The RNA shown here (transfer RNA) has 75 nucleotides and comes from a Clostridia bacterium. NCBI's taxonomy places the organism under Bacteria, Bacillati, Bacillota, Clostridia.
[in-house]
Formats: sequence, C1' cells, structure tokens
RNA sequence: GCCACUUUAGCACAGCGGUAGUGCAAUUCAUUCGUAAUGAAUAGGUCAUCGGUUCGAUUCCGAUAAGUGGCUCCA
Repeated sequence: GCCACUUUAGCACAGCGGUAGUGCAAUUCAUUCGUAAUGAAUAGGUCAUCGGUUCGAUUCCGAUAAGUGGCUCCA
C1' cells in the first nucleotide's frame, strides 16, 4: 500500500427498513441475626462520525476514524 471483517448500555453480545433487546454488572426493595445466595423492581443508549437514498435508517449506499485478520512491497 491492497483486501475482508468488526464498531449497539459499564462489560460480553443479539437485532439488520417502522418506538432498541438479552446475560452479567449497578441501584432500590423483599428475604436473613448478619453476609452470601435467591426473588422482584428501577435506572442506564446522539446504535463510531459525517453525508446520501427513503414517507421513515441501528438496519441500505458512500466517505472518514478506530480495531482485528490476511496479502504484497521494502529492509
């Protein structure tokens, strides 16, 4: 330098045009002499950024950024 893939809640991930979800973690409550465990509830998101298409974009298209892997060149 070229190619492919990834980017969604604090962490790990799902969802792939029509109000964004799961597990763990967090907070509160219940339970207990107390802790752990367990149960219930609550909160937490500019869906990497910018632009395009569309009535409507997390989703489709392009560019950019970051990351992962492969290839090539030089040394």

Its mean pLDDT, the model's own confidence on a scale to 100, is 81. Its Rfam family is "tRNA". By type it is a transfer RNA. It was read from a public genome assembly.